[in-house]
Source information:
Transfer RNA from a bacterium, 71 nucleotides, folded computationally. Rfam family: tRNA. About the family: Transfer RNA (tRNA) molecules are approximately 80 nucleotides in length. By type it is a transfer RNA. Its family is annotated with triplet codon-amino acid adaptor activity in the Gene Ontology. The coordinates come from a structure-prediction model, not an experiment, and the mean pLDDT is 83.
């Protein structure tokens, strides 16, 4: 320079076009003399920029980041 795979919450992930979940962690409340386990609620999440489409995390193209293979 080129081919391939990757990108979702603080981390680890599910999600093949129709409301975007799930552990741990994070805050609050219950339990205890206290902490720790446990219970019960709650906050945060689709790399970017277009196209397709009534509808796009999902399907095209670039573009960036990582990763691997060729040169």
């Nucleotide at each position: 320079g080129g081919g391939c795979c990757u990108a979702u919450a603080g981390u680890u992930u599910a999600g093949u076009g129709g409301u975007a979940g799930a552990a741990c962690a994070c805050c609050g409340c219950c339990u205890u003399u206290g902490c720790a386990a446990g219970g019960c609620g709650g906050g945060g999440g689709c790399g970017g920029c277009a196209g397709u489409u009534c509808g796009a995390u999902u399907c095209u193209g670039c573009c960036u980041a990582g990763g691997u293979c060729c040169a």